Transfer RNA from Candidatus Iainarchaeum sp., 76 nucleotides, folded computationally. The sequence is in RNAcentral, with records from ENA. Its Rfam family is "tRNA". Its mean pLDDT, the model's own confidence on a scale to 100, is 80.

[in-house]
RNA sequence: GGGCCUGUAGCAUAGUCUGGCUUGGUGCAUUCCGCUGAUAACGGAAAGGUCCUCGGUUCAAAUCCGAGCAGGCCCA
Numbered sequence: 001g002g003g004c005c006u007g008u009a010g011c012a013u014a015g016u017c018u019g020g021c022u023u024g025g026u027g028c029a030u031u032c033c034g035c036u037g038a039u040a041a042c043g044g045a046a047a048g049g050u051c052c053u054c055g056g057u058u059c060a061a062a063u064c065c066g067a068g069c070a071g072g073c074c075c076a
Base pairs, nucleotide, nucleotide: 001075002074003073004072005071006070007069010028011027012026013025020059030046031045032044033043034042052068053067054066055065056064
């Protein structure tokens, strides 16, 4: 220098292919409540996301397009 892949809550992960079903779900963790003599486990609830950034297309974008940033792999 060239090619490919990935980026979604504190962590992991689904959703993207085929745009739209109120507000992007799930597990663990966190907080609160219940249960218990107490703790754990278990049950219930809550909070937590500018969906990497910017721009474009569209009535509508996490999803499509472009550029950039970060990480990984391969080639030279």